[in-house]
This record gives sequence, C1' cells and structure tokens, in this order.
RNA sequence: AUUUGUCAAAAGCAAAACUGAUGAAAGUCAGCGACGCAAAGCUAUAGGGCCUGCCGCAUCCGCGGCUGGCAGCCAGUUGCCGUU
Repeated sequence: AUUUGUCAAAAGCAAAACUGAUGAAAGUCAGCGACGCAAAGCUAUAGGGCCUGCCGCAUCCGCGGCUGGCAGCCAGUUGCCGUU
C1' cells in the first nucleotide's frame, strides 16, 4: 500500500420497550436497557432512497414546490487488530 474478517486479543457502540425533556410532526437529547453491529465512527447541498408538515395539481393511484428530519437503508470518507 492492498485484499479480506476465520480464530482471536485490546477496546468500542447501543435496537426495541420504559421514564423524563423537547418538537406541529417526522424525530432528537438524557437515564435505564441490550436486539444486534468489523466501522452501528464521521458526513444530510457529493449522490440515491425513505419519513414529517404546508401549498398547488389530480376522479383515484399519485405528481410538483418549499420546509424539517433519517447515517442501525444504500452510499462517501476515516480508523483498531488479525490476515492476503
């Protein structure tokens, strides 16, 4: 530098539920709790996708604009150890 995650070793993160706070909502924060995770580290105007709200169009399915979110959906990027 590169391929890769079988055995590890040292670490790490924390789903759902419940409680409190916050928000119009999606959701977020904290506590508790572990379903799981080789990136469940970081990035939301670098890209795709999904969700909330408002407006417009439309017989329905749905489409468009604006707004606020989701990284544990894919993705971009950085990294521990082992391995090729």
Molecule: c-di-GMP-I riboswitch aptamer
Organism: uncultured bacterium